[in-house]
RNA sequence: CUCUUAUCCAGAGCGGAGGAGGGACAGCCCCGAUGAAUCCCGGCAACCGGAUGAUGCGUCACGGUGCCAAUUGCUGCGGGGUGGUUUGCCUUCCCCGGGAGAUGAGGG
Numbered sequence: 001c002u003c004u005u006a007u008c009c010a011g012a013g014c015g016g017a018g019g020a021g022g023g024a025c026a027g028c029c030c031c032g033a034u035g036a037a038u039c040c041c042g043g044c045a046a047c048c049g050g051a052u053g054a055u056g057c058g059u060c061a062c063g064g065u066g067c068c069a070a071u072u073g074c075u076g077c078g079g080g081g082u083g084g085u086u087u088g089c090c091u092u093c094c095c096c097g098g099g100a101g102a103u104g105a106g107g108g
Stems, first nucleotide, its partner, number of pairs: 001108008013041001015040003021031003025076004042068003047064003050060004072100001077097005083090002
């Protein structure tokens, strides 16, 4: 980098350092000197390993990751409903599916 597969509406600090940026991309909409990124500590969760009790389900949280504003912040392609209509379509809102992305585990 790529393939397969599972998950993505729950959860997580009034701490220390740091100093202007951040929320993948684009458009929006937001967060940020009442301090962003990042690092440390702390925490959440339980995907993999481990331990353990029962049997295809729990418990622990020791190890490996992950995560800690907003649903993956919303939309991004297609369909249905709803609304509007100059009947060509347009589009608010809702639903279904897909795409993209993120993370784990396994493979190339």
This is a predicted structure of a 108-nucleotide RNA (SAM riboswitch aptamer (S box leader)) from a Syntrophomonadaceae bacterium. The organism belongs to Syntrophomonadaceae, within Bacteria. The coordinates come from a structure-prediction model, not an experiment, and the mean pLDDT is 87.